The prediction has a mean pLDDT of 81. The RNA shown here (transfer RNA) has 76 nucleotides and comes from a Chloroflexota bacterium.
[in-house]
RNA sequence: AGGGGUGUAGCUCAACUGGCAGAGCGACGGUCUCCAAAACCGUAGGUUCAGGGUUCAAGUCCUUGCACCCCUGCUA
Numbered sequence: 001a002g003g004g005g006u007g008u009a010g011c012u013c014a015a016c017u018g019g020c021a022g023a024g025c026g027a028c029g030g031u032c033u034c035c036a037a038a039a040c041c042g043u044a045g046g047u048u049c050a051g052g053g054u055u056c057a058a059g060u061c062c063u064u065g066c067a068c069c070c071c072u073g074c075u076a
Base pairs, nucleotide, nucleotide: 001072002071003070004069005068006067007066010025011024012023013022019056027043028042029041030040031039049065050064051063052062053061
């Protein structure tokens, strides 16, 4: 320098052909228990990496940038 992938909740990841942002774990509260764990029930938690564009509507499509990972090449 060229190519590819990833970026979504505290963590690991879903989200189909563009159409209400979700699950598990974790946190918190409750039930149960002598207490705790386990189990069960519930609650909270999101500027979907950033800017711009297309669209009635964007996590999803286009574009620019950033971070990380992988491959190829050049110099030494």
Rfam family: tRNA. Rfam links the family to the GO term triplet codon-amino acid adaptor activity. Clan: tRNA clan. By type it is a transfer RNA. Rfam's curators write: Transfer RNA (tRNA) molecules are approximately 80 nucleotides in length. The RNAcentral record of the sequence draws on ENA. Taxonomically the source falls in Chloroflexota (Bacteria, Bacillati).